Overview:
The RNA shown here (transfer RNA) has 72 nucleotides and comes from a Candidatus Moraniibacteriota bacterium. Its mean pLDDT, the model's own confidence on a scale to 100, is 80. It matches the Rfam family "tRNA". It is annotated as a transfer RNA. The sequence is in RNAcentral, with records from ENA. Lineage of the source: Bacteria > Bacteria candidate phyla > Candidatus Moraniibacteriota.

Order: sequence, then structure tokens, then C1' cells
RNA sequence: CUCUCGAUAGCUCAAUGGAUAGAGCAGCUCCGUCCUAAGGAGAAGAUGUAGGUUCGAUUCCUGCUCGGGAGA
Repeated sequence: CUCUCGAUAGCUCAAUGGAUAGAGCAGCUCCGUCCUAAGGAGAAGAUGUAGGUUCGAUUCCUGCUCGGGAGA
């Protein structure tokens, strides 16, 4: 330099162009207990960034940033 794959919650992962973006773990609140734990209930928390296409974008297209891989 070129090609390719990826970026979603604190972490690990889902989501055929159509919803209110979903789950596990962690953290928080409450119950529980003499205390802690197990267990139960609840709430909060995310689409890398800038544009484009579309009635509608996590999803499609382009640039950029970051990371993995391959080639020179």
C1' cells in the first nucleotide's frame, strides 16, 4: 500500500429493511437471613463516527476511526 472480516449494555453474544433493539453474567434497589450466602422480585444500562438510499436502517451504500487476518 492492497484485499478481507469485525465494531450493539461494564463483559460475552442475539436481532430477514418494519416492534418498544433482546438475553446471560456483572453492578444497583427491595425481599430474604441474627449476619453473610443461596433463592425471589424490580428498575437502570447499548447500535464506533459523518453522510447517503428508503415511507422506514443495527441491517443496504460511501468516507473516516479503531481492532483481527491475508498478500506485497